This is a predicted structure of a 72-nucleotide RNA (transfer RNA) from a Candidatus Microgenomates bacterium.
It matches the Rfam family "tRNA". Gene Ontology term of the family: triplet codon-amino acid adaptor activity. The family's RNA type in Rfam is transfer RNA.
Model confidence (mean pLDDT): 83 of 100.
The RNAcentral record of the sequence draws on ENA.
[in-house]
RNA sequence: GCAGCUGUAGUGUAGUGGUAACACGCUUCCUUCCCAAGGAAGAGAUCGAGGGUUCAAAUCCCUUCAGCUGCU
Numbered sequence: 001g002c003a004g005c006u007g008u009a010g011u012g013u014a015g016u017g018g019u020a021a022c023a024c025g026c027u028u029c030c031u032u033c034c035c036a037a038g039g040a041a042g043a044g045a046u047c048g049a050g051g052g053u054u055c056a057a058a059u060c061c062c063u064u065c066a067g068c069u070g071c072u
Stems, first nucleotide, its partner, number of pairs: 001071007010024004018055001026042005048064005
């Protein structure tokens, strides 16, 4: 230099054009003498960044950033 893969909540993942979901973690409450376990409720990501297509984009297209892999 070229090609490919990955990027979504604090962490790990799902979501192939129509309200961003699940688990763990976190907060409050219930239960208990206390802890743990269990139960109920809640907060938290505008989807790496910018632009385009579309009535509508995490999703399709272009550019770009970061990480990883391969080739030269």